[in-house]
Formats: sequence, structure tokens, C1' cells
RNA sequence: GGGGGCGUGGUGUAGUCGGUUAACACGCCGGCCUGUCAAGCCGGAGAUCGCGGGUUCAAGUCCCGUCGCUCCCG
Repeated sequence: GGGGGCGUGGUGUAGUCGGUUAACACGCCGGCCUGUCAAGCCGGAGAUCGCGGGUUCAAGUCCCGUCGCUCCCG
């Protein structure tokens, strides 16, 4: 330098060919329970999907550029 894969709440992941509430587990906060803690039960906050554009009535999903990680080729 060329090519492939990945990037989604704090962490790890899901999200079937674009379709309307971005879901799950752990963690976090509050409550119940308990003499206390843990466990258990109930409720809640938290991601506009790496970033910037484009296509579309509609984009996490498609296209272009770009950044990071990773693998392959030279």
C1' cells in the first nucleotide's frame, strides 16, 4: 500500500430481506423482605447504534468517506 471482519447503554451480546417501542444478561439506583448483609421479588435510570455525509416516506440494517481494533496479502 491492497483486501476481509468487527465497532450498539458501565461490561458482554442480540437485533431474520430496511418498517415504526433498539431487546437480553450482569452491573448501577430506589423499594419490599431480613436483626444486618447476601439471595429473592418489584420498579427505575442509562445507548439517537465509532464519526461525517448520502439514498429512502422510513436506516443499527443499504451506499460513500473517515477513525479505531483485528486478520490476510504484498
Molecule: transfer RNA
Organism: Spirochaeta dissipatitropha